Predicted 3D model of RNase P RNA and transfer RNA as a complex of 418 nucleotides. It holds a member of the Rfam family "Bacterial RNase P class A". It is annotated as a ribozyme. About the family: Ribonuclease P (RNase P) is a ubiquitous endoribonuclease, found in archaea, bacteria and eukarya as well as chloroplasts and mitochondria.
[in-house]
RNA sequence: UCAGAUUAUCGGCUGAUUGCGUGCAGCAAUGCACGAGGAAAGUCCGGGCAGUACAUGGCAAAGGCAGUUGCUAACAGCAACCGGGGACAACCCUAGGGAAAGUGCCACAGAAACAACACAACCGUAUCUCUAAAGGGUGCGGAAAUGGUGAAACGAGUGAGGUAAGAGCUCACAGCGACCGCGGGUGACCGCGGGAGAAGGUAAACCCUGCCUACUGCAAGGAGACAGCUACCAGAGCGGCCAGCUACGCUGUCGAUUGAACCGCUUGAGCCCAGUGGCAACGCUGGGCCUAGAUAGAUAAUCAGCUAAAACAGAACCCGGCUUACGGAUAAUCUGGCUGA
RNA sequence: CGGGGAUUAGCGCAGCUUGGUAGCGCGCCGCGUUCGGGACGCGGAGGUCGUGGGUUCAAAUCCCGCAUCCCCGACCA
Repeated sequence: UCAGAUUAUCGGCUGAUUGCGUGCAGCAAUGCACGAGGAAAGUCCGGGCAGUACAUGGCAAAGGCAGUUGCUAACAGCAACCGGGGACAACCCUAGGGAAAGUGCCACAGAAACAACACAACCGUAUCUCUAAAGGGUGCGGAAAUGGUGAAACGAGUGAGGUAAGAGCUCACAGCGACCGCGGGUGACCGCGGGAGAAGGUAAACCCUGCCUACUGCAAGGAGACAGCUACCAGAGCGGCCAGCUACGCUGUCGAUUGAACCGCUUGAGCCCAGUGGCAACGCUGGGCCUAGAUAGAUAAUCAGCUAAAACAGAACCCGGCUUACGGAUAAUCUGGCUGA
Repeated sequence: CGGGGAUUAGCGCAGCUUGGUAGCGCGCCGCGUUCGGGACGCGGAGGUCGUGGGUUCAAAUCCCGCAUCCCCGACCA
């Protein structure tokens, strides 16, 4: 200097004037403080919270997840590692349990799609016919190495022997997953040695294995209480069935509210700084901070300066992730090439 | 704000469950029939299956992301 890899931060700033929302102070005028995001988005996962009985026991069904170890309130998230794939490299990608339990499917083509009545070719044999001969037709039998079709052809490669022709049929060598032994690792797994001859693909098809899961969502929900009667069979409710539970039904008395009221509503698995344990995710200790809460919905406008200032986009119960959108700026670490000293 | 569904030819729909050829009706075009038109008969054209990836030999169909449109939810009264 060129090309690239990874990670992090920012997401216009300053001043003046005018306005809006919430809170506090004030009789009031008014004053003071605070006032969108990294994704507030999609609503795809995981939780909190609320109601359904303090959602309880068993069975069945349905849905979800899937290498290992750890982190976490939890997760399908994150970190580190293992296996596989890609890149010269930094590094990146990976729905990554089981097809050696069972079932299904594998269109067209092809003889055949996991099974055989084997198409052609090969070999043997019988027979027919033509012929000078080689050869040809038909039937039966052998064999599964060759051809052709297809995404895929039985799934053990090379050489030799063997045979009528052939074939792991036999032998030698090479290679290989299950499995066994030794060693290493918490583990996935890795290294070395042995090893029989069961091995198509598909599980983002059914299914099997292991683990997890009640349902509904803040338009949840917060106002019902007490007394009496009837039933305890049936019905209703607790998402299906069984168990178990309940007046849930009727009557009366008292009470709440008629307004898009008020509460839920924002102090929370919270944010920042320092130290400390850990490779890391993350944890622990100490200190500091309070930072929107509306309900037709505030968070803005104008001017001046700086500047290249022009991105995606706006809370609506809250939090942890994922995914998607996003002009540009800055910083750090690393890789490869070229050039110079 | 929360929940659910749909997207296939110009329009309305089927096919997706069980993956291999995309079809039906109306409409459109041509021909016939008629004096002419309609109706009818015959023939024909027209589809990136919303979009981007993945699984698979193969995807409208199975899985994931995104976009657009539609519906439902304010107990009681």